[in-house]
RNA sequence: UGUCGCGUGGUGUAGCGGUCAACACGUCGGUCUCAUAAACCGAAGACCACAGGUUCGAUUCCUGUCGCGGCAC
Numbered sequence: 001u002g003u004c005g006c007g008u009g010g011u012g013u014a015g016c017g018g019u020c021a022a023c024a025c026g027u028c029g030g031u032c033u034c035a036u037a038a039a040c041c042g043a044a045g046a047c048c049a050c051a052g053g054u055u056c057g058a059u060u061c062c063u064g065u066c067g068c069g070g071c072a073c
Stems, first nucleotide, its partner, number of pairs: 001072007010025004018056001027043005049065005
């Protein structure tokens, strides 16, 4: 420098262009227990890397930038 992939709660991942962005773990509160854990119930937490474009409508499609990783030179 070229090329391919990825970027979504604290962490790991889902999410065919349309209703409240879902699940697990974690965190907080409660029930239970002498107590802790487990189990059960409930809650908070991401405006989806950034900026544009297409569309009635974008986490999703397109372009650019940034970051990370692979490959080639």

A computed fold for a 73-nucleotide RNA from an Armatimonadota bacterium, annotated as transfer RNA.
The source organism's lineage runs through Bacteria, Bacillati and Armatimonadota.
The coordinates come from a structure-prediction model, not an experiment, and the mean pLDDT is 83.